[in-house]
RNA sequence: CGCGAUGUAGCUCAAUGGCAGAGCACUCCCCUCAUAAGGGAAAGGUGUUGGUUCAAAUCCAACCGUCGCGA
Numbered sequence: 001c002g003c004g005a006u007g008u009a010g011c012u013c014a015a016u017g018g019c020a021g022a023g024c025a026c027u028c029c030c031c032u033c034a035u036a037a038g039g040g041a042a043a044g045g046u047g048u049u050g051g052u053u054c055a056a057a058u059c060c061a062a063c064c065g066u067c068g069c070g071a
Stems, first nucleotide, its partner, number of pairs: 001070007010024004018054001027041004047063005
């Protein structure tokens, strides 16, 4: 320099173009003599900027980050 893949919660992962969910972790409550385990609740979000669409996490482009391949 060229090509490809990838980016969603603190972590690991879902989500057919139609209200973004789960497990673990964190916080609170219940349970217990206490702890663990167990039960309940709350909080936490689509890399950035544009485009297409009635509607975009999803499709398209550029940029940014990461990984791989080639030179």
Overview
Model confidence (mean pLDDT): 81 of 100. The RNA shown here (transfer RNA) has 71 nucleotides and comes from a Phycisphaeraceae bacterium. It matches the Rfam family "tRNA". Taxonomically the source falls in Phycisphaeraceae (Bacteria, Pseudomonadati, Planctomycetota, Phycisphaerales). It was read from a public genome assembly.